Background
A computed fold for a 105-nucleotide RNA from Anseongella ginsenosidimutans, annotated as SAM riboswitch aptamer (S box leader).
């Protein structure tokens, strides 16, 4: 880079530095010298992956043999680790669009 799957009307910002653009693209509409965007620090949100715990009265498989045990999936909780996110419903509309996560080549 490409492909697959899932999600995108919930949630969560302060400080320092910088200095003119930024919100992917087009059209709108907004944000921005009362300092946006970006970078760093700290904090937070969320629960995609990992990890831990709980219930099992749900499904499957294995051992077993009517008592159960274990694993996987599914459910709930936590949030240490890997990402992500912390203006506006992905800001709105559009497209063979975009973003993020996990996986595959």
């Nucleotide at each position: 880079c490409a492909c697959u799957u899932a999600u995108c009307c919930a949630g969560a910002a302060a400080g320092a530095c910088c200095g003119a653009g930024g919100g992917a693209c087009a059209g709108g509409c907004c944000c921005g010298u009362u300092g946006a965007c970006g970078u760093c620090u700290u904090a937070g949100c969320a629960a995609c992956c990992c990890u831990u715990c709980c219930a099992g009265g749900c499904g499957g498989c294995a051992u077993a043999a009517u008592a159960a045990u274990g694993c996987c999936g599914g459910g709930g909780a936590a949030a240490a680790g890997g990402u992500g996110c912390u203006a506006a419903c992905u800001c709105c509309u559009g497209a063979c669009a975009g973003a993020u996560a996990a996986g595959u080549u």